Transfer RNA from Lecanora helva, 73 nucleotides, folded computationally.

RNA sequence: GGCCGCUUAGUAUAGUGGUUAUUAUGUCUGCUUUACACGCAGAAGGUCGCAAGUUCGAGCCUUGCAGCGGUCA
Numbered sequence: 001g002g003c004c005g006c007u008u009a010g011u012a013u014a015g016u017g018g019u020u021a022u023u024a025u026g027u028c029u030g031c032u033u034u035a036c037a038c039g040c041a042g043a044a045g046g047u048c049g050c051a052a053g054u055u056c057g058a059g060c061c062u063u064g065c066a067g068c069g070g071u072c073a
Stems, first nucleotide, its partner, number of pairs: 001072007010025003018056001027043005049065005
């Protein structure tokens, strides 16, 4: 340098172009306990990597860029 794949909450992840983006775990609050853990209930936490395009409508399609991984030379 060419090609392929990936990027979504602190971490890991689901997501046929359509209504409020899913789940687990972690964090916080409350209940429970002498206390901790477990358990139960609730809450916060996402500019869906960045920018542009297509579309009535984009996490999803297209293009460019960035990062990571693989492969070929």
The RNAcentral record of the sequence draws on ENA. It matches the Rfam family "tRNA". About the family: Transfer RNA (tRNA) molecules are approximately 80 nucleotides in length. Rfam links the family to the GO term triplet codon-amino acid adaptor activity. By type it is a transfer RNA. Its mean pLDDT, the model's own confidence on a scale to 100, is 81.